[in-house]
RNA sequence: AACGCAGGCCGCCUUAUCGCUCCCGCGUCAAUGCAGGAGAGGAAAGUCCGGACACUAUAGGGAAGCAUAGCGGCUAACGGCCGUCGUUCUGCCUUGGCGGAAUAGGACUAGUGCAACAGAAAGAAUGUACAGGUAAUGCUGUAGUGAAAUCAUGUAAACUCUAUGCGGUGAAAUGUCACGUAUACCUACGCUUGAGGGUUCCCGCCCGAUGUAGGAGGGUAGGCAGAUGGAUCCUACUAGCAAUAGUGGGGCUAGAUAAAUGAUAAGGGUCGCGUCAUUAGGCGUGAUACAGAAUCCGGCUUAUAGGCCUGCUUUUUUA
Numbered sequence: 001a002a003c004g005c006a007g008g009c010c011g012c013c014u015u016a017u018c019g020c021u022c023c024c025g026c027g028u029c030a031a032u033g034c035a036g037g038a039g040a041g042g043a044a045a046g047u048c049c050g051g052a053c054a055c056u057a058u059a060g061g062g063a064a065g066c067a068u069a070g071c072g073g074c075u076a077a078c079g080g081c082c083g084u085c086g087u088u089c090u091g092c093c094u095u096g097g098c099g100g101a102a103u104a105g106g107a108c109u110a111g112u113g114c115a116a117c118a119g120a121a122a123g124a125a126u127g128u129a130c131a132g133g134u135a136a137u138g139c140u141g142u143a144g145u146g147a148a149a150u151c152a153u154g155u156a157a158a159c160u161c162u163a164u165g166c167g168g169u170g171a172a173a174u175g176u177c178a179c180g181u182a183u184a185c186c187u188a189c190g191c192u193u194g195a196g197g198g199u200u201c202c203c204g205c206c207c208g209a210u211g212u213a214g215g216a217g218g219g220u221a222g223g224c225a226g227a228u229g230g231a232u233c234c235u236a237c238u239a240g241c242a243a244u245a246g247u248g249g250g251g252c253u254a255g256a257u258a259a260a261u262g263a264u265a266a267g268g269g270u271c272g273c274g275u276c277a278u279u280a281g282g283c284g285u286g287a288u289a290c291a292g293a294a295u296c297c298g299g300c301u302u303a304u305a306g307g308c309c310u311g312c313u314u315u316u317u318u319a
C1' cells in the first nucleotide's frame, strides 16, 4: 500500500426563482397581506420486545395460556446491553497455553414419550447359540451385536416439572366545546321474578328499559386540549474493565391532520470510467443511495450509492 474481517462515524453543499407548514411583529372586525425566524432520519421503516401516559373489575378467585432461563451487573423497564464462567467448533505453536467464532446454558433421583443401523432382544420379552443348574422358570455363566444388554443410559428448539414475570385496550386512548338528530316508525322478545350483551373457560363481576335482535330510514363526520421541555441534546470532569451513573457549564431543536418540509435552473464537492499529460493536473462522461415524522421514549431487526477512522489476518514493496 492492497484485499478481507470486526467495531465506530458521516451520509452531499451553495445561489437564484416559484411554492408549502408553524411561530412572532405590524396593519385589518375578520379572511388575509407584508417583514423576520424555524422546518425529517440513522433508520422517521417493520410494529418485534420493553416502558411512560390514558381509560377500564370484561382487571377479582381457580384452571388454562404466553414469555424468560449459568453467574454478576446496568436500567424507568426489557426477551435489550455490559462483564465473566462453562460447553461446542476451529487456528497456531512449545501439548499446555494463546487467539477466533457460535451458544435456546435450570431440572431426565416426579411421570410420560422417543432412541437410526447392527442385534434373538433397546427399555422391554414370543430370551439366540453353547455350557451349567432347578420340582419348575433367562435361574446362572460365556459367546455375539451395539455408544449402551437387568442397580442401565441419553434426550426438555419432546410433553412435562421448577423458578420468575405477564389483566385488557392504544392517541381513532382520553377530556372538553360546538353543531345536528329518530328517545320517532314496523316485527319479535322483555321491562328488576329482567330479554339480551361483555371475557380463553368456570365462578364471580359489570352493562341493561331512552332496552335487546332484525327491518326501513334520519343526523353528523368540526374546533381545542392531549401534542412536543424531555428517562432531552452538546461539552468538560469524576467513578467504573465495561454497559452506565454523577457533577459543572451551555443550548431549545418539526408539530402537520389528508397530512407542510417541495420543484426548476446554474455552479461546486465526492466517487467510477475514458482520454491527454505521464509529478501536480486538464478535458469528456456517468453515478450521487435507503428512505420520509404523526402521543412520546429505550432497544432489536431489516434497507442503504459513496466516503472516513480504529484494530487484526494475509500478500507485496521499501528501509
Base pairs, nucleotide, nucleotide: 001315002314004312005311006310007309008308009307010306012268013267014266015265016264017263018262020039021038022037023036025034026033027032041290045301046300048299049298050297051296052295053170054169055168056167060203061202062201063200065166066165067164068163069162070084071083072082073081074080085105086103087102088101089100090099091098092097093096106161107160111159112158113155114154115153128143129142130141131140132139174225175224176223177222185215186214187213188212189211196207197206198205232251233250234249235248236247237246238245239244269288270287271286272285273284274283275282276281
Overview
Bacterial RNase P class A from a Flavobacteriaceae bacterium, 319 nucleotides, folded computationally. The sequence was found by an Rfam model in a public genome assembly. Lineage of the source: Bacteria > Pseudomonadati > Bacteroidota > Flavobacteriia > Flavobacteriaceae.